Predicted 3D model of a 104-nucleotide RNA (Guanidine-I riboswitch aptamer) from Paenibacillus sp. yr247.
């Protein structure tokens, strides 16, 4: 000094907070009402490039079908350390900026 590209979707998980629900407390009693609490296990909710599973894109094939286009089948579908700060749906986060800055 160089190190390009490294795709998409779905369902989840680690994790995350507190709109709503529930829970707990208070409001002399009750409460369908109000306020407070996420140093409340939870349901809803947010949720991974570097977590999981599945499907697709894509690549390859001396295989199968087909006149071509193309379809089917098989194989692959890899690797990956990482702030601070900012953004953010109520809020926060392994979310987004970001496979970024930087480090090795």
């Nucleotide at each position: 000094c160089a190190u390009a590209u490294c795709g998409u979707u779905u369902u989840c998980u680690a994790g995350g907070g507190u709109u709503c629900c529930g829970u707990g407390g208070c409001g002399u009693c009750c409460a369908u009402c109000g306020c407070c609490a996420g140093g409340c296990u939870g349901g809803u909710c947010c949720g991974a490039g570097a977590g999981a599973a599945a499907a697709c894109a894509c690549a390859c094939a001396g295989g199968c079908g087909g006149a071509u286009a193309c379809g089917c089948u098989g194989u692959g579908g890899u690797c990956a350390c990482g702030g601070a700060g900012g953004g953010g749906a109520a809020a926060a986060a392994g979310c987004c900026c970001g496979g970024g800055a930087g480090u090795c």